[in-house]
Context: one part of a larger RNA
Formats: sequence, C1' cells, structure tokens
RNA sequence: CUGGGCGUAAAGCGCGUGUAGGCGGCUUCAUAAGUCCGACGUGAAAGCCCGGGGCUCAACCCCGGAAGUGCGCUGGAUACUGUGUAGCUAGAGUCCUGAAGAGGAGAGCGGAAUUCCUGGUGUAGAGGUGAAAUUCGUAGAUAUCAGGAGGAACACCUGUGGCGAAGGCGGCUCUCUGGGCAGGUACUGACGCUGAGACGCGAAAGCGUGGGGAGCAAACAGGAUUAGAUACCCUGGUAGUCCACGCUGUAAACGAUGAGAACUAGCCGUUGUGGGUAUUGACCCCCGCAGUGGCGAAGCCAACGCGUUAAGUUCUCCGCCUGGGAAGUACGGCCGCAAGGCUAAAACUC
Repeated sequence: CUGGGCGUAAAGCGCGUGUAGGCGGCUUCAUAAGUCCGACGUGAAAGCCCGGGGCUCAACCCCGGAAGUGCGCUGGAUACUGUGUAGCUAGAGUCCUGAAGAGGAGAGCGGAAUUCCUGGUGUAGAGGUGAAAUUCGUAGAUAUCAGGAGGAACACCUGUGGCGAAGGCGGCUCUCUGGGCAGGUACUGACGCUGAGACGCGAAAGCGUGGGGAGCAAACAGGAUUAGAUACCCUGGUAGUCCACGCUGUAAACGAUGAGAACUAGCCGUUGUGGGUAUUGACCCCCGCAGUGGCGAAGCCAACGCGUUAAGUUCUCCGCCUGGGAAGUACGGCCGCAAGGCUAAAACUC
C1' cells in the first nucleotide's frame, strides 16, 4: 500500500458560502489520451527456474536455454472513461400564481408585575426560616388607595406546533429584507454534487469605549447551620445581566448521528399546500407533494436500539480514529488588548 472503523466503545470540523481538486444525466458523430489485443525493440552480468556438465557426493562452480509483471515503438479494437461536435430534458436553475411561518434588521407603541418616589388612610409590627437571627419599622414600616419615575421581560394564546445552515428566534404595529413549500408547466439546457485551503456566521461567560441600571445576582459583608462550613438556608450586595460600536471564537455548539443522490413493507398523529368526493358553507372522508412526531416488516447492531427523517442496501466527495496516563499539556508557530484560542509532541509510566 491493501485492510478496519467513527449514535453510546477511540473517532463527524459548531454551522454555512465557496477556490483548487475529486466525482458527475440521456442521445449522435468524431478522436483514440486512458483501456484491451498483436508484432517488433529493449529489459547488462550474476541470481531464481529448466536442461546438461565439473569437483568421489552435496554445498559450490561451468555451459546452454527459458523467464523477466516494466518501458519504448508500431499495427489494430472502440464497449467503458477522457476530449471535441451536434442535440435532449428526467438533475439543477429561471419565470408566473398562491398560502404558511417566534427567519433577519430598524423604528414606534402597549398592558401586567417588581422596585423606587410623592401624597392619603392607618398602627406596631413587618420580613424571613426547619427553627431563628442578621435586616426594615414610632424620624410611621408592613398593609391599602391615588399619582408619578425607570429598567427589564413579554403571562394566557403555546402545541413531540412553526421558522432558520447552525448558534438561535415568542407582546402589538409599520418599514426594509433572506429562505423554504405547493400549484402551473412558459424558459435555460447538465449550468450539477462535494469541498483541502480561504472567507463569513457563531449560545453563555469574558474584554475595550461610552451609555443604562428596575429585578436578579458571581465576588464580597453579615446572620444561621456545623466538629469546622471559605457551602447548601437567610438578610444585604458590586461587577455582570440591558443598549451602541468593536473584540473574543468557545460549549454535553447533541440527533453525542458530515453533505448529496438512488433504492427498500406498513400503521397512527400533526403542520403547510394541491386535487377529488361531498356540502348552503365551514367540517368530515379519499389521494398527492413538502415538513415534523410515535410504533413497527425486512435488514442492520456487541447490545441498547435504528428502521423511507436509517444506524437498512449502494454510489460520490470531505472530515476524523489507531491502548490508558502524561495531555488537548510543553515547545515552536499563527491569532488575541487580555483572558486565552488554534495547531500539537516526547521522555517517563501502566
């Protein structure tokens, strides 16, 4: 090299766009590069193999022959691959119609609640816990009513419902904007798939500058608990949580399951949409496409389980794994303001 694997044993990059590369639908003709067949040349000697011979045999040696997967050249074959030509429409895309959606960005608006402030009523407690205490309160708290301020989040609707590539997205309205789906078949005519690098996006926490700050709350303080209690419980409370711009680039970034395509029983639910049947109509019922769930034939699997949304049967391309620890560490390099990230060993040890 061949070979074995990646849901849970080691192993799918967090996700996308896409360069090189790899791979690529149906038909015609041409070509003959790959591919196949033949001839020729070459393929040193020794060695291996065959035949013969020499040392008393053998090892060893000598002679002859054969073989030599390879390379070159030449003649031919044309199914497949490649290349070129002409065409096609089943892949892919465009166009038209339609409906769905927490998809993204910006602006504005709304109500409930918490807190705070002002005023009214009102008086001795409130709060908190397993029980307490710290704490708040006669300078009038808690409770209650009215008014005001401000920030953050949007109850019910809410649904193994929807949308998005992933991260993720949930009050209402408007503006801008992306994608998918169904139906129509008018157009293009293989324009496709994957994707090393690269580039972009990327929860939370964290960082920089400037704002904002109601509630919550690392750190911190106090009260309890306890043998102790740097905790769990309680009272407070600062960063932070929020906004703008910039950085960070990680995660149990999970379906622990890369992307695309084809094929392989069904049954039940649900979302969007088309057709049929039916109806006054909305339903109901049947069929299709796309999504999202449950259960299961065959098959697969070490088992668990997966099972047309495959972990089944195959193909293409990428990524990754190769005993445990040392270690996702050291060193070096690249990136970062830092925190740190990415790449990534060895000695030694079992």

The part of an RNA shown here (small-subunit ribosomal RNA, central domain) has 350 nucleotides and comes from a Minisyncoccota bacterium.
The sequence was found in a public genome assembly.
It matches the Rfam family "Bacterial small subunit ribosomal RNA". Rfam links the family to the GO terms structural constituent of ribosome and ribosome.